The part of an RNA shown here (large-subunit ribosomal RNA, domain VI) has 249 nucleotides and comes from a Patescibacteria group bacterium. It matches the Rfam family "Bacterial large subunit ribosomal RNA". The coordinates come from a structure-prediction model, not an experiment, and the mean pLDDT is 89.
Context: one part of a larger RNA
């Protein structure tokens, strides 16, 4: 920009993905074979590689969480803290993101075939799977499964709405969405984000006080204190107010 405007729900022309393999058990030490050996068909189990999703478990990260520790500077000093030193170092670690973790997937079936195996059957009174005709038959081909998909300009379909109003946008609060646009959740008739409250979860028992010890320190108060992203609640703060576009076929 087009498909008359708009919202919602769709069809699927077409495109892409996927399709894996091995071992073991039973059938059965059966058929077969002198023996050695050892099946077809069918049924089941396990694993490997690959792929997708996810974070309950395990594990990693987690420079805005907690604790311990060293040097130095500062807060006048003590105590308690802050800055810097690779995030100063060390031990842990929520959410998120991940794999080394978990779950799931390939099935089955149909159609047309290859090699091959056949039926009927002449040319060629026989024979012949082929010349006319008809079958069986592969992990392969086309479907079936998954994803996208009407710019499929052949622009499809259904329902509803509108005739300056349906609807959309600007602006604002945000996110499981994201380079920006876009998408999604909301904008007071409101839980969208922050704050606050509660819970989960992480650190691991704060400061101060008291007691004990000559002291370093220990014990009690104290399963404390602190706490990013998680879950729920709550209008305290901010989403106020408003503006624009819009077929006029």
């Nucleotide at each position: 920009c087009g498909u008359g405007g708009a919202a919602u729900a769709u069809u699927g022309a077409g495109a892409g993905g996927g399709c894996g393999c091995a071992u073991c058990u039973c059938u059965a030490g059966u058929a077969c074979g002198a023996g050695a050996g050892g099946a077809c068909c069918g049924a089941g189990a396990u694993g490997c590689a690959c792929g997708a999703a996810c974070c309950u478990c395990u594990a990693g990260u987690g420079c805005a969480c907690c604790a311990g520790c060293u040097g130095u500077c500062c807060c006048a000093c003590c105590a308690g803290g802050g800055g810097c030193a690779u995030c100063g170092c060390u031990g842990g670690g929520u959410a998120g993101c991940u794999a080394c973790g978990u779950u799931c997937g390939g099935c089955a079936c149909g159609g047309a075939u290859a090699a091959a195996c056949g039926c009927u059957g002449a040319a060629a009174g026989c024979a012949u799977c082929u010349a006319a005709g008809c079958g069986u038959g592969a992990a392969g081909c086309c479907g079936u499964c998954c994803u996208c998909a009407a710019g499929a300009u052949g622009a499809g379909u259904a329902u509803u709405c509108a005739g300056u109003a349906c609807g959309g946008g600007c602006c604002c609060u945000c996110c499981g969405a994201g380079a920006c646009g876009a998408g999604g959740a909301g904008g007071u008739u409101g839980a969208u984000a922050g704050g606050c409250c509660g819970c989960a979860g992480g650190u691991g028992u704060a400061c101060g006080g008291c007691g004990c010890g000559u002291g370093a320190g220990c014990g009690c108060u104290u399963u404390a204190g602190c706490c990013g992203a998680g879950c729920g609640g709550u209008a305290c703060u901010a989403a106020u107010a408003g503006c624009c576009c819009a077929u006029u076929g």